The RNA shown here (Lysine riboswitch aptamer) has 165 nucleotides and comes from uncultured Ruminococcus sp. Its Rfam family is "Lysine riboswitch aptamer". Rfam describes the family as follows. Riboswitches are metabolite binding domains within certain messenger RNAs that serve as precision sensors for their corresponding targets. Allosteric rearrangement of mRNA structure is mediated by ligand binding, and this results in modulation of gene expression. This family includes riboswitches that sense lysine in a number of genes involved in lysine metabolism, including lysC. Taxonomically the source falls in Ruminococcus (Bacteria, Bacillati, Bacillota, Eubacteriales). Its mean pLDDT, the model's own confidence on a scale to 100, is 78.
[in-house]
RNA sequence: GGUAGAGGUGCGGCUGCGAUCAGUACCUGUGCACGGGAAUGCCUGUUCCAAUGGUGUACAGCGAAAGGCAAGGCUGCCGAAGAACGGCUUUUUAGGCAGAUCUCGUUCUGGCUGUAUAUUCAACAGGUAUGCAGUUGUCAUCAUUGCGUAUGGUGGAGAGCUAUC
Numbered sequence: 001g002g003u004a005g006a007g008g009u010g011c012g013g014c015u016g017c018g019a020u021c022a023g024u025a026c027c028u029g030u031g032c033a034c035g036g037g038a039a040u041g042c043c044u045g046u047u048c049c050a051a052u053g054g055u056g057u058a059c060a061g062c063g064a065a066a067g068g069c070a071a072g073g074c075u076g077c078c079g080a081a082g083a084a085c086g087g088c089u090u091u092u093u094a095g096g097c098a099g100a101u102c103u104c105g106u107u108c109u110g111g112c113u114g115u116a117u118a119u120u121c122a123a124c125a126g127g128u129a130u131g132c133a134g135u136u137g138u139c140a141u142c143a144u145u146g147c148g149u150a151u152g153g154u155g156g157a158g159a160g161c162u163a164u165c
Base pairs, nucleotide, nucleotide: 001165002164003163004162005161008078010077011076012075013074014073015072018069027061028060029059030058031057032056033055034054036049037048038047039046041097042096043095044094081109082108083107084106085105086104087103090100091099110136111135112134113133114132115131116130117129118128119127120126138156139155140154141153142152143151144150
C1' cells in the first nucleotide's frame, strides 16, 4: 500500500399506514376601527391597486396543505456520518440581508443513551451546539489472576483496530 472484517437501540438515502400541524391558514357573512394596501421572510427602492375597495380586529360558517415526526419495508455503508468557518452554484429580487440549495477547502467528533442550557420548529416531538453523567467497542499501559485468559484501574483516538497479501 491492497483486500476482507468488527463495534450496535450503529450511521445515511428512498418510501411510508398514521398522528400532529388545526378547528390553524385561506374563503364567505356581519359589526367595529383605520386611512392606506400589494408585488417578497426583513429593509431600501420601483411599480401596481384603492372608498362599489383595502388593511386590521371580534363573532359565525366552511375548512386545508407544506415542512418536521413516524411502525415497517427497500437500499448504500463502518468518517459510516454530522457539525462549524470560508469560498462557489442556483433560488426568492431592482438591490442588500437572511433562508434554502450545489460543490470545494480547513478544522472538530470512536459509537450510543440520559440530562442541563442555548438555538431552530406550531410543538414540552425532532434537529443542532456546548457542558455534565452513564454505557459500550478498540488499542496502549498497570495490577490481580483460575494463565484458556478473565477481572479491575488509568489514558488515547477512527488518518484508529483486527485478519490477510